THF (Tetrahydrofolate) riboswitch aptamer, 95 nucleotides, folded computationally. It matches the Rfam family "THF (Tetrahydrofolate) riboswitch aptamer". From the family's description: Tetrahydrofolate (THF) riboswitch was first reported for Ames et al. as an RNA motif in 5' untranslated (5'-UTR)regions of folate transport and biosynthesis genes in Firmicutes genomes. Its mean pLDDT, the model's own confidence on a scale to 100, is 77. The sequence was found by an Rfam model in a public genome assembly.
RNA sequence: AACAGAGCAGGUGUUUGUGCGUCAAGUGACGGAGAAUGGGAGUAGAGUCUCCGGACGAAGGGAAGGUCCCGCGGUACAGCAUCACAUCCACUGAU
Numbered sequence: 001a002a003c004a005g006a007g008c009a010g011g012u013g014u015u016u017g018u019g020c021g022u023c024a025a026g027u028g029a030c031g032g033a034g035a036a037u038g039g040g041a042g043u044a045g046a047g048u049c050u051c052c053g054g055a056c057g058a059a060g061g062g063a064a065g066g067u068c069c070c071g072c073g074g075u076a077c078a079g080c081a082u083c084a085c086a087u088c089c090a091c092u093g094a095u
Stems, first nucleotide, its partner, number of pairs: 001095001003093003010083004015079005020073003030053006037046001039089003060070004
């Protein structure tokens, strides 16, 4: 010097565990406000998270005695698998 690779947030799942709800919270959609996101820069892109708002809206059943079991929920967190980095520096590999 050129080439290749790896690395963020996060997404997905015929997956595992522990919870929550099933007395409807949560999830999803829309509108508004804000926050964080790597070893460094960048803050472009990207999704994520929190709060507020008005709508929409669900699958229960059994045993029992204050709990358990089988289900259900575009449910939460973690594990596992897989996908994922405008660009530059640094890193790794090899020339």